Model confidence (mean pLDDT): 83 of 100. The part of an RNA shown here (large-subunit ribosomal RNA, domain I) has 549 nucleotides and comes from a Chthoniobacterales bacterium. Rfam family: Bacterial large subunit ribosomal RNA. The source organism's lineage runs through Bacteria, Pseudomonadati, Verrucomicrobiota, Spartobacteria and Chthoniobacterales.
[in-house]
Context: one part of a larger RNA
RNA sequence: AGUGUAUGAUGGAUGCCUUGGUGCCAAUAGGCGAUGAAGGACGUGGUAAGCUGCGAUAAGCCACGGUUAGCGGCAAACACGCUAUGACCCGUGGAUUUCCGAAUGGGGUAACCCGACUGGAGUCAUGUCCAGUCCCCGCCGUCUGAAUACAUAGGACGGUUGGAGCGACACCCGGUGAAGUGAAACAUCUCAGUAACCGGAGGAAUAGAAAGCGAAUGCGAUUCCGUAAGUAGUGGCGAGCGAAAGCGGAACAGCCCAAACCGGGAGACUUGUCUCCCGGGGUUGUAGGACCCCGAUAUGGUAGCUCAGAGAUUAGGUGAAGCCGAUGGAAACCGGCUCCCCAGAGGGUGAGAGGCCCGUAACCGAAAAUCCGAGAGCGCCUAGGGAGUUCCUGAGUAAUGCGAUGCACGUGAAACUUCGCAUGAAACUGUGCCGACCACGGCAUAAGGCUAAAUACUAAUUGGCGACCGAUAGUGAACUAGUACCGCGAGGGAAAGGUGAAAAGCACCGCUGCGAGCGGAGUGAAAUAGAACCUGAAAUCAUACAUUU
Numbered sequence: 001a002g003u004g005u006a007u008g009a010u011g012g013a014u015g016c017c018u019u020g021g022u023g024c025c026a027a028u029a030g031g032c033g034a035u036g037a038a039g040g041a042c043g044u045g046g047u048a049a050g051c052u053g054c055g056a057u058a059a060g061c062c063a064c065g066g067u068u069a070g071c072g073g074c075a076a077a078c079a080c081g082c083u084a085u086g087a088c089c090c091g092u093g094g095a096u097u098u099c100c101g102a103a104u105g106g107g108g109u110a111a112c113c114c115g116a117c118u119g120g121a122g123u124c125a126u127g128u129c130c131a132g133u134c135c136c137c138g139c140c141g142u143c144u145g146a147a148u149a150c151a152u153a154g155g156a157c158g159g160u161u162g163g164a165g166c167g168a169c170a171c172c173c174g175g176u177g178a179a180g181u182g183a184a185a186c187a188u189c190u191c192a193g194u195a196a197c198c199g200g201a202g203g204a205a206u207a208g209a210a211a212g213c214g215a216a217u218g219c220g221a222u223u224c225c226g227u228a229a230g231u232a233g234u235g236g237c238g239a240g241c242g243a244a245a246g247c248g249g250a251a252c253a254g255c256c257c258a259a260a261c262c263g264g265g266a267g268a269c270u271u272g273u274c275u276c277c278c279g280g281g282g283u284u285g286u287a288g289g290a291c292c293c294c295g296a297u298a299u300g301g302u303a304g305c306u307c308a309g310a311g312a313u314u315a316g317g318u319g320a321a322g323c324c325g326a327u328g329g330a331a332a333c334c335g336g337c338u339c340c341c342c343a344g345a346g347g348g349u350g351a352g353a354g355g356c357c358c359g360u361a362a363c364c365g366a367a368a369a370u371c372c373g374a375g376a377g378c379g380c381c382u383a384g385g386g387a388g389u390u391c392c393u394g395a396g397u398a399a400u401g402c403g404a405u406g407c408a409c410g411u412g413a414a415a416c417u418u419c420g421c422a423u424g425a426a427a428c429u430g431u432g433c434c435g436a437c438c439a440c441g442g443c444a445u446a447a448g449g450c451u452a453a454a455u456a457c458u459a460a461u462u463g464g465c466g467a468c469c470g471a472u473a474g475u476g477a478a479c480u481a482g483u484a485c486c487g488c489g490a491g492g493g494a495a496a497g498g499u500g501a502a503a504a505g506c507a508c509c510g511c512u513g514c515g516a517g518c519g520g521a522g523u524g525a526a527a528u529a530g531a532a533c534c535u536g537a538a539a540u541c542a543u544a545c546a547u548u549u
Base pairs, nucleotide, nucleotide: 001548002547003546004545005544006543007542008541009540015534016498017497020469021468022466023465024464025463026462027461028460029458030457031166032165039100040099041098042055043054044053046078047077050074051073061094062093063092064091065090066089070082071081072080105114106113107112115134116133117132118131119130120129121128136163137162138160139159140158141157142156143155144154171202172200173199174198175197176196182189186236212219213218223250224249225248226247227246233241234240254450255449256448257394261280262279263278264277265276266275267274268273269272285428287393288392289391290390291388292386293385294384300381301380302379304378305377306376307375311371312370313369314368316364317363318362322337323336324335325334338355339354340344346358347357348356399423400422401421402420403419404418406416409435430445431444432443433442434441485492486491505533508520509519510518511517
């Protein structure tokens, strides 16, 4: 020095565990905010660095309800307190709630600086302190008021729980709108009306009661799913894009104005008309309505307003049935006898517990707040027949031309939709459409508005489940984690779980530096479980022995 064995050291793999994650399901909820949010800064405890809670009334104050013998958070200890006159804890409601932040009196490098007015405290007086008000925009009202006579714009004042900002990187609607890519290059095309940005809203949104579909014995608002169908089409007819009717389902719900006409009121001036406002009337295509005549006064409905039963949510409560023996540190295992079950889900307890504890099945419960709304009242809506053919039925609209756009449809034979520019109708014997266009034949009534459900999503709350993970996994984060740390900043971003059943956490003695560490002693089932603490692999190191050179 090598090899081997043994015993240790180092190290933290593995096994076991789980307080944390993760996916899905169901229900709830779907918002918070100028009555100052979300999120923060700074404070706040007897001792108090962090987290949590709270706000100068500061780990808290008040009331009501629940529950109960202990309590003063995580979190020990000491000190000092609270509590059957019910503390602590849980729920509901209220009070307080510094400063910043939309931040809103002005300013500002957020958590700071400086004011004005009114009222008050205090001072001899000033300084000082306290409370309230003071941004902008919109809307309403009043008063003023130019160019310019009336007027209008503008201005001032008063009022205003109207807006602003945040929230799920979600869902929805609208606006603006790419490129990498594919086409095996690339320009039309594709990616894609996607991403991104902007605006807006709701618990859903959009759409919606045919100027529809499209060809059949026709159907009869919208939305969503399946199919039709990768069909018909479209397409440098390349790459690709890609319907609709119909059929089968989910869910179903229909309505209100404008106008004609009537009544009332106001205004204007060319003084017999016009305009505006309010009420009635009326709302459609086999046309309907007004006007005139006849008939009816009932039936059915209700999505508006008010009241409101039952129920639900936010604390809780009742809740069956077991002992003995052996082993062991400990019994729930094993053995014996026995009981309950609408409860043999699960968790805990010194090792596998239906009957020890918490629970579980089943049932019960609210002073207060909230949700929902059976039902009731009020309000509102709702019908027919006939004659005439006088009136009404949404105008810079429809349509046309040019230029675009959306439709599965790239200009094409290109209808239809929606915009821009220009032109610009008709009035029910009307008008639009049925994929150029025409005819015949049909369908529907534009240029006003509202509308639940079926559908989409899940930050949050509650409950549940998993051939999901088990500390290099699972969230980045099981622990003081978006922390420490890095970066001027946007931003990046860790590591780190386990003594034991119970601290019983080693009194006392010895060595030593009033050490570290170790040896005794003691606790414990175990201390090679001693806090650098379950198990304790490998690399690596040390010692002893054997063996080889």